[in-house]
Context: one part of a larger RNA
RNA sequence: GAUUGAACGCUGGCGGCAUGCCUAACACAUGCAAGUCGAACGAGAAAGCCCUCCGGGGUGAGUACAGUGGCGGACGGGUGAGUAACGCGUAGGAAUCUACCUAGUAGUGGGGGACAACUCGAGGAAACUCGAGCUAAUACCGCAUACGCCCUACGGGGGAAAGGGGGCUUCGGCUCUCGCUAUUAGAUGAGCCUGCGUCGGAUUAGCUUGUUGGUGGGGUAAUGGCCUACCAAGGCGACGAUCCGUAGCUGGUCUGAGAGGACGAUCAGCCACACUGGGACUGAGACACGGCCCAGACUCCUACGGGAGGCAGCAGUGGGGAAUAUUGGACAAUGGGCGAAAGCCUGAUCCAGCAAUGCCGCGUGUGUGAAGAAGGCCUGCGGGUUGUAAAGCACUUUCAGUAGGGAAGAAAAGCCGGGGGUUAAUACCCCCCGGUCUUGACGUUACCUACAGAAGAAGCACCGGCUAAUUCCGUGCCAGCAGCCGCGGUAAUACGGAAGGUGCAAGCGUUAAUC
Repeated sequence: GAUUGAACGCUGGCGGCAUGCCUAACACAUGCAAGUCGAACGAGAAAGCCCUCCGGGGUGAGUACAGUGGCGGACGGGUGAGUAACGCGUAGGAAUCUACCUAGUAGUGGGGGACAACUCGAGGAAACUCGAGCUAAUACCGCAUACGCCCUACGGGGGAAAGGGGGCUUCGGCUCUCGCUAUUAGAUGAGCCUGCGUCGGAUUAGCUUGUUGGUGGGGUAAUGGCCUACCAAGGCGACGAUCCGUAGCUGGUCUGAGAGGACGAUCAGCCACACUGGGACUGAGACACGGCCCAGACUCCUACGGGAGGCAGCAGUGGGGAAUAUUGGACAAUGGGCGAAAGCCUGAUCCAGCAAUGCCGCGUGUGUGAAGAAGGCCUGCGGGUUGUAAAGCACUUUCAGUAGGGAAGAAAAGCCGGGGGUUAAUACCCCCCGGUCUUGACGUUACCUACAGAAGAAGCACCGGCUAAUUCCGUGCCAGCAGCCGCGGUAAUACGGAAGGUGCAAGCGUUAAUC
C1' cells in the first nucleotide's frame, strides 16, 4: 500500500447492489418448513337453509374428516462435527443398477381368498392397544398364455399384467385417452476400481494376522478378504510406513510485476453429518434431518403402571461471545411434488424489514460580494491571520418532503372460431393459428410531472522526524504521549486546551488478521 463475513471509538443525509453467529455440531418455548390424487377403492357426516301430516324429508353433499391404495417424503433446505481418505481434484477403466422420461417389440385372458375403514365388545390416566363380525380396489395370491427374457447338464425347466375416464352403440361391441405387464435400446442419476496430485511433526522407525496371496463356498445390482473354511507366509516402510497433531476438498478469493504466499464466508460442484452410539425395514434409490427399532445422556407429561421429544430447515429464545438481522408478505414470477386438469402444497424461491458491514453513485448549494465588517487567535502594536469565508445581492431545486400520473417483470391456463391428426364418426381427445377474458407479493414500485423554500443534511484523524501540515497558553521527569526513534525536570512545534493548518470524507481513526 492492498484486503476483510470484521469488531471498537467518535460521527452520520439519500439511493442502488451485495453481505450478515467466524464463538457453544450448546440447550431450545411457540408457529410454520411435504404433501397430493375421488379420473385406483369402499364408506360417509354436521352446522345452516327449505318443506312438514312433527314421524321425518330435501338441500348442504357424495362435500368435510378419517381409512385402504398410488406417487412423492432419498429432491429441495441446513451444518462442517468427523475425515489426511480413491474423501476431493484430474485422467482413465470394467464386473453393475437406474422410479419418472423417450423410442421399439409383444401382451393386458380367466379366477380366488383376505385386511383396514365401519359395527359390536374390552383394556388404559394418557399414548394407544386387543378381540369378534362385515366389505371394496390399480392392495394381495394362484391358473392360463410367453415374440423377446432368465436358468441349463442343451434333454429341458422357469416367470407377467389392472384397471380408470370420455364418446358412439342395434347392448354384441367399436373407438380415444391415461395407465398396467414383459423385454430391448437411449437419456439421466448412482455404485465400484485404478494412475497422478493433496498440511505439519523423526524429540513418532519400525508397522501388519483377515494381515498379503491362492482354492472352494457365501454374499452383493456388481468386482473384491467384502465374509467364511482350508493352504502358503506374505504385505508396507527413510521415495517416510506406523503413530501424533491439524484440517471437509475443489472451482475459486485476497495479495503480488510475476514466481509465489495466505485463505476456502457468500455463489457453484463433490463429500460427510442430522441429540450421542448401533441396527436394519420399506423402496428404483436410504441404512433415511422434520421415518422405524435398540441403548445412552438430557428435557417434558403421568393416575407411578407407563408414555412423549430432537431447529446443523425459516423466523425466534436463553447461553457463549468483541460480534452477526424479522417469531414479516406472497406463491405474482422461476423451480419442485402430486394430479388428466382445475388446483393444492412449497420458510425452495421471489420480495419486504433491520445493520454505513462492504462496494458504487448523489447531495449537504451556485454566482457575485473588500468597508478586507464584527468576533476569535497571534503580534515586533505598525499590523498579520481566520478570509470571499460570513453578511448583503442575484440565482438554482438534485436528493429528502407533499400531490398527481405511471411502465416492465404476464407468459400461460380457461372460453370462442378456424385448420390438422386420430377414428366408423362431423363425438371425445391431442397439436397448431387467430380472437377474447382474466391472473402482481413487491407496490404509496421504477420512472415522469407539479409545488414550496437555501430551505432538512459534515464529520473524523493528524500537524517533532519517518510524514502533508505551527503558533500561543497551561503543566513542570508531574499529569501524560508513544508504531519506531523518543518527548516531559519553567519559554515543550512531541503532554492538555485554543487558534490556524494538513489529509480523508458519510465517513474517519484504532485494534485484529493476510499478502
Molecule: small-subunit ribosomal RNA, 5' domain
Organism: metagenome